[in-house]
RNA sequence: UUCAGAUAAUGGCAAACCUAUUGUGAGAUAGGGACGCAAAGUUACAGAUCCGUAUAUUUUUUACGGAUGGCUGAGCUGCCUGA
Numbered sequence: 001u002u003c004a005g006a007u008a009a010u011g012g013c014a015a016a017c018c019u020a021u022u023g024u025g026a027g028a029u030a031g032g033g034a035c036g037c038a039a040a041g042u043u044a045c046a047g048a049u050c051c052g053u054a055u056a057u058u059u060u061u062u063a064c065g066g067a068u069g070g071c072u073g074a075g076c077u078g079c080c081u082g083a
Base pairs, nucleotide, nucleotide: 002083003082004081005080012037013036017032018031019030020029021028022027035070041076042075043074045073046072047071048068049067050066051065052064053063054062
C1' cells in the first nucleotide's frame, strides 16, 4: 500500500418506542432508550421509496421542489487484527 472481516482488544454509533420542540407534510433536532451496525463516519451523484404543488385524471402518468445515508449502488476518510 492492497485485500479480507474469522478471532481478540480499545472503543464508537444508536432502531423501534417515549417526552419536548419544529415542519403543510414526508421528516428533523434534543434527552431517554437499545433493535442492530466493520464504517450505522461523511457526500443527495444515480436508482428506489416517501411528502408537497401543478397538470391530466376512475386509478395510473408527467414536471418541479423537498425528505430518507440505518433502502441499494457509487465517491472520500478512518481503528484493530490477519494475509
c-di-GMP-I riboswitch aptamer from Gracilibacillus sp., 83 nucleotides, folded computationally. The source organism's lineage runs through Bacteria, Bacillati, Bacilli, Bacillaceae and Gracilibacillus. The prediction has a mean pLDDT of 82.